Molecule: transfer RNA
Organism: Candidatus Colwellbacteria bacterium RIFCSPHIGHO2_02_FULL_45_17
RNA sequence: GGGCCCAUAGCUCAGCGGUUAGAGCAAUCGUCUUAUAAGCGAUAGGUCGAUGGUUCGAAUCCAUCUGGGCCCA
Numbered sequence: 001g002g003g004c005c006c007a008u009a010g011c012u013c014a015g016c017g018g019u020u021a022g023a024g025c026a027a028u029c030g031u032c033u034u035a036u037a038a039g040c041g042a043u044a045g046g047u048c049g050a051u052g053g054u055u056c057g058a059a060u061c062c063a064u065c066u067g068g069g070c071c072c073a
Stems, first nucleotide, its partner, number of pairs: 001072007010025004018056001027043005049065005
C1' cells in the first nucleotide's frame, strides 16, 4: 500500500427497516440460611463508535472517518 471482518449494558453476545433495544454473567436490594454460597424474586445500568446520506420511519441500508482483528504485498 491492497483486500476482508468487527464495534449494541461493566463483560460475553442476540436483535426481519416499524411497536418499549433484549438475554446470560456481573452489580444492588429482598427472600431463604445460625452464617456464607447456591436457588428464587425484584431493581438499576444503553445518547447501539463518530459524522453525513437514503427513507414516512435506521442499531439495521449507503458513504466517509475513528478504533480493533485477520489475510496479501